[in-house]
RNA sequence: GGGCUCGUAGCUCAGGAGUAGAGCGCUCGCUUUGCAAGCGAGAGGUCGCGGGUGCGAAUCCCGCCGAGUCCA
Repeated sequence: GGGCUCGUAGCUCAGGAGUAGAGCGCUCGCUUUGCAAGCGAGAGGUCGCGGGUGCGAAUCCCGCCGAGUCCA
C1' cells in the first nucleotide's frame, strides 16, 4: 500500500429501509429476620464520523477514522 470482516446501552451481541431490542450489569418495588435467588417496573443509545439516494436510512451507496485478519 491492497483485499476481507467488524464498529449499535456500562459489557457481550441481535436487528440489513417504516424511526432500536435481548442477555448480563445498574436503580426501585414485592418476597425474606437479613442476604442471595426469583418476580415486576424503571433509567441508560446523535446506531464510529461526514456526505449522497430516497417520502422515510442503524439498514443501501461514497469518503474518512478506528479494530481484527490475510497478502505484498